[in-house]
Molecule: Glycine riboswitch aptamer
Organism: bovine gut metagenome
RNA sequence: UAUCCGGAGAAGCCCGCCGAAAAAAGCGGGUGCCGAAGGUGCAACGCCGGCAUAACAACAGCCGGCUAAUCUCUCAGGCAAAAGGACGGAUA
Repeated sequence: UAUCCGGAGAAGCCCGCCGAAAAAAGCGGGUGCCGAAGGUGCAACGCCGGCAUAACAACAGCCGGCUAAUCUCUCAGGCAAAAGGACGGAUA
């Protein structure tokens, strides 16, 4: 990387158009919610550099920088089923 299996959360929301009717999908408007595609942001007791010290090193102190997530935000995406789905297992 590929294939297969498992895989949560949250309105089958309301109004209008469309549709033979109902629903879905699509378009427009309105609130309420979810976090596990993707994306945003952040830490030191760790690491790097400098300062300070008569000088060097260590320790301690100060300054600056680097770095993560299932955390965070909710941009995107999602809120019956289907699809998707972080992550895990198996096989190659």